[in-house]
Context: one part of a larger RNA
Molecule: small-subunit ribosomal RNA, 5' domain
Organism: uncultured rumen bacterium
C1' cells in the first nucleotide's frame, strides 16, 4: 500500500448491483417449506339435469248423482348423466429442490486412470408378446376397549393390488461343444438338449392415443478399486489379534476378513507408523511484478450430517432433515394407564455475542414432482422490505462578483488573513415535489397470462430550495500561529511530548487529506 462475511466512534442526500448469525450443530411459540393423478378402482357426501315408480290427490270434465274417467301440487326412495368435495385402495414423486459444517487427516478431496468385478426408475432407438383364470382385502356397515393417540373384532366390494396356469427367446441356472478375442481368475458369438420365469389395462363413437410384460443397444445417474497430491507435533517411536495372508463357505448389483470355519504368522514403521492437536476439499478469492504467502463467506463441484446414539423396512435409487423402529437426554398433553414432538427449510422467538435482515408478495419467467391434458404443488426461484455491509455512479449548484463589507483570529497597532468565500446580480433542473404518459421482461398458429409495478422511462410545471462531514496539522508525513494547562491534565503506530514562552496536551483561527462518508480496532499479503 491492499483486502474484508467485518465490528466500534463520529457523520449521513439519492440511485444500480451485490452481500448480511464467522459467536450456541444452543433451545424452539406460530405459519408455510411435497405432493399429485378421477383417462388405474370401489364406495360416500353435495348441486344440477334426466328417466321410470310409490304416496298423494287440486282445479277443470262427465254423469243414471252412486260415482266415473282423468291426474297437477306436494312428499318418499331408486336408477343414469354431469360437475365438485373428503376419506381410502392403487401409481408416480416424497432419494430431488433447500440448509448446515459438528464429524472427517480419509480414496473424503482435488488430478489421472480402471471394473474382463458391477447396478441403473423415468428418458431415447430396436425385436417380441399380452392367452385363460383365482381368491383377498381397505373403504363401508355393525358393534368392542381406549381420556386421547390409536387398537383389535365380524360382514360385504373393486382395481393397472396381489397370486397361480398357459406362451416364451438370443433372459436366468447347471451340464456337454465349436470359433474368436485377451489382460490371469477370463470375455463375446454361434449352434445343442434340459429347468426356470412375464404381462393390465385405460380414455374415445371410431382412428388413434396413454400404458404393461421379457429382451438388446444407448444415455444419464451410481457403486467399487488404484497411482500421485493434501496442516502441526518425535517434550508421540514403536504400532496392530480379523490383526496380514491362504483355503472354503456366506453374503453383496459387485471385488474384497465384508462376515464367518480352518491354517499359516505374518503386516506397518524415521521416505515418520501409532498417538496427540487442529481442520469439511476444490473450483476458486485476497495479496504479490513473480515465486510464493494466505484464506475455504457469497456463486459452482464433491462429501458428510439432520436433537445423541443404533438398526433395519420400503424402493431404480436411502441405512432416508419435514419415514419407521428402539435407546437417551430435552420439552409438551394426560382421566396418571399412557401418549406427541424434533427449524443445520423459509419467516419469526429467546439466549450466547462486537456482530448480521421481513411472522413481506407472487407462481408472471427460470426450474422441479404429478397429470393425456386442463391444471394442482412449489419459503426452489422470481420480486418487494431492512441495513453506507460493499463496490459502482450522480448530487448537495453554475457563472458574474472588491466597498478586499462586516464578523472571526491574529498584529511589530502600519496591516495580515478568513477572501470571490459571502451579500448582491444573472442562471440551470442532476437528485426533490406535483401533474400527464407508460414499457421489456409474455413465449408456440391464434387469443390470453405481468408479482415486480403504475416501477424504470418519457413529458409537462415548480423551486437555490431539502442534501457535509470525518481524520490529520513535533519528525516518518501533506499541513502554524493564538490562549488555556505547567511531568498536573493528557497525548502516543514508532522516535517521543507535557516540571511556565508546548508548531506533540486542550480550546479556538488557520491549514492539509480524504469525502457520504472519515477515522479507529481486528486479520491476511
Nucleotide at each position: 500500500g491492499g483486502a474484508c462475511g467485518a465490528a466500534c466512534g463520529c457523520u449521513g442526500g439519492c440511485g444500480g448491483c451485490g452481500u448480511g448469525c464467522c459467536u450456541a450443530a444452543c433451545a424452539c411459540a406460530u405459519g408455510c417449506a411435497a405432493g399429485u393423478c378421477g383417462a388405474g378402482c370401489g364406495g360416500g357426501g353435495a348441486c344440477a339435469g334426466g328417466c321410470a315408480g310409490g304416496a298423494g290427490g287440486a282445479g277443470a270434465g262427465c254423469u243414471a248423482c252412486g260415482g266415473c274417467a282423468g291426474g297437477a301440487a306436494u312428499c318418499c326412495g331408486g336408477c343414469c348423466u354431469g360437475u365438485u368435495c373428503g376419506a381410502g385402495c392403487g401409481g408416480c414423486g416424497g432419494a430431488c429442490g433447500g440448509g448446515u459444517g459438528a464429524g472427517u487427516a480419509a480414496c473424503g478431496c482435488g488430478u489421472g486412470a480402471a471394473c474382463a468385478a458391477u447396478c441403473u426408475g423415468u428418458c431415447c432407438c430396436u425385436g417380441a408378446c399380452a392367452g385363460g383364470g383365482g381368491g383377498a382385502u381397505a373403504a363401508c356397515a355393525c358393534a368392542u376397549g381406549g381420556a386421547a393417540a390409536c387398537a383389535g373384532g365380524u360382514g360385504c366390494u373393486a382395481a393397472u393390488a396381489c397370486c397361480g396356469c398357459a406362451u416364451g427367446a438370443g433372459a436366468c441356472c447347471a451340464c456337454a461343444u465349436u470359433g474368436c478375442c485377451a489382460c490371469a481368475u477370463g470375455g463375446c458369438a454361434g449352434a445343442g438338449g434340459g429347468g426356470u420365469c412375464a404381462a393390465a389395462g385405460g380414455a374415445g363413437g371410431a382412428a388413434u392415443c396413454c400404458g404393461g410384460u421379457c429382451a438388446g443397444g444407448g444415455g444419464u445417474g451410481a457403486g467399487u478399486u488404484c497411482g500421485c497430491g493434501u496442516c502441526u507435533g518425535a517434550u508421540u517411536a514403536g504400532c496392530u489379534g480379523g490383526u496380514u495372508g491362504g483355503u472354503g463357505a456366506g453374503g453383496u448389483a459387485a471385488c474384497g476378513g465384508c462376515c464367518c470355519a480352518c491354517c499359516a504368522a505374518g503386516g506397518c514403521g524415521a521416505c515418520g507408523a501409532u498417538c496427540a492437536g487442529u481442520a469439511g476439499c476444490c473450483g476458486a478469492c485476497c495479496u504479490g511484478a513473480g515465486a510464493g504467502g494466505g484464506u475455504g463467506a457469497a456463486c459452482g463441484g464433491c462429501c458428510a450430517c439432520a436433537u445423541u446414539g443404533g438398526a433395519a423396512c420400503u424402493g431404480a435409487g436411502a441405512g432416508a432433515c419435514g419415514g419407521u423402529c428402539c435407546a437417551a437426554a430435552c420439552u409438551c398433553c394426560u382421566a396418571c394407564g399412557g401418549g406427541a414432538g424434533g427449524c443445520a427449510g423459509c419467516a419469526g422467538u429467546g439466549g450466547g455475542g462486537a456482530a448480521u435482515a421481513u411472522u413481506g408478495g407472487g407462481c408472471a419467467a427460470u426450474g422441479g414432482g404429478c397429470g393425456a391434458a386442463a391444471g394442482c404443488c412449489u419459503g426452489a426461484c422470481c420480486c418487494a422490505g431492512c441495513a453506507a455491509c460493499g463496490c459502482c455512479g450522480c448530487g448537495u449548484g453554475a457563472g458574474g462578483g472588491a466597498a478586499g463589507a462586516a464578523g472571526g483570529u491574529u498584529u511589530u497597532c502600519g496591516g495580515a488573513u478568513u477572501g470571490u468565500a459571502a451579500a448582491c446580480c444573472u442562471c440551470u433542473g442532476u437528485c426533490c415535489c406535483u401533474g400527464g404518459g407508460g414499457a421489456c421482461g409474455a413465449a408456440g398458429g391464434g387469443a390470453g397470462u405481468g408479482a415486480c409495478g403504475g416501477u424504470a422511462c418519457c413529458c409537462a410545471g415548480g423551486g437555490a430550495g431539502g442534501a457535509a462531514g470525518c481524520c490529520c496539522c513535533g519528525g516518518c508525513u501533506a499541513a502554524c500561529u493564538a490562549c488555556g494547562u505547567g511531568c498536573c491534565a493528557g497525548c502516543a503506530g514508532c522516535c517521543g511530548c507535557g516540571g511556565u514562552a508546548a508548531u506533540a496536551c486542550g480550546u479556538a483561527g488557520g491549514g492539509g487529506g480524504c469525502g457520504a462518508g472519515c477515522g479507529u480496532u481486528g486479520u491476511c499479503c